Transfer RNA from Actinophytocola sp., 74 nucleotides, folded computationally. It matches the Rfam family "tRNA". The sequence is in RNAcentral, with records from ENA and MGnify. RNAcentral records the identical sequence in 2 taxa. NCBI's taxonomy places the organism under Bacteria, Bacillati, Actinomycetota, Pseudonocardiales, Actinophytocola.
Parts: sequence; C1' cells; structure tokens
RNA sequence: CGGGACGUGGCUCAGCUUGGUAGAGCACCGCGCUGGGGGCGCGGGGGUCGCAGGUUCAAAUCUUGCCGUCCCGA
Repeated sequence: CGGGACGUGGCUCAGCUUGGUAGAGCACCGCGCUGGGGGCGCGGGGGUCGCAGGUUCAAAUCUUGCCGUCCCGA
C1' cells in the first nucleotide's frame, strides 16, 4: 500500500439477509428456600447498537466517509 472479517449492557454473542417496540446466556442487585458457603426459585437495574453524514414516515439493519481490532497478500 491492496483485499477481507469484525465492532450491539460488565463479558461472550444473537438480531442485519427480508428496515418496523433492542434481546439471550453469564455476571451484578434484592427477596425466598438452606445452619452457612454453594446451589435453586422469583423479581430488578444496566445500551444514544464504534463515530459522523446520507436515504426513509421509520435505520443496529440500507448507503458514504472515518476510527479501532484481527487475518491474508505485497
């Protein structure tokens, strides 16, 4: 320098193809069961979906640029 993949709660990821209320597991908080730890059950909090534009009634999703991580090639 060229090509590709990825970026979504604290962590790991789904959702994108086909635009229409942002989700799961683990973690965290509270309560209950248990003598306690652990475990189980019930409930709860936490996200401007990497950043900035464009399209649209409506964008995590389509589109453009940029940033970051990783891989391949030179």